[in-house]
Molecule: TPP riboswitch aptamer (THI element)
Organism: Gammaproteobacteria bacterium
């Protein structure tokens, strides 16, 4: 002295599945809806959680490939594809880069 990584702040942008049980409706069929518990995951209504130019937010493709499982993007491919909201303020040296002294 700089600015990534980090912390704030403020402004945006995303998803909320699957299933047991109980209760209530009617569309009478494992159909909706409410409450309470399971399964994953940062998040499944939490005033939380992740994400903001992006080679992990999230969406299209998709009623998909392929292995799982009670099921369900559960995992995997597809996927450095394509789309997608700030190239904000400021803080600060613990870590990074430059320069310049000294040894």
């Nucleotide at each position: 002295c700089a600015a990534u990584a980090u912390c704030a702040c403020c402004a945006g942008g995303g998803g909320u599945g699957c299933u047991g049980a109980a209760c209530a409706a009617u569309u009478c069929a494992u159909u909706u809806g409410u409450u309470u518990g399971g399964c994953u995951g940062a998040g499944a209504a939490a005033a939380a959680c992740c994400c903001u130019u992006a080679g992990u937010a999230c969406c299209u493709g998709a009623u998909c490939u392929g292995g799982a499982u009670a099921a369900u993007a559960c995992c995997u491919g597809c996927g450095a594809a394509g789309g997608a909201a700030g190239a904000g303020u400021g803080a600060a040296u613990u870590a990074u880069g430059u320069u310049u002294c000294g040894u």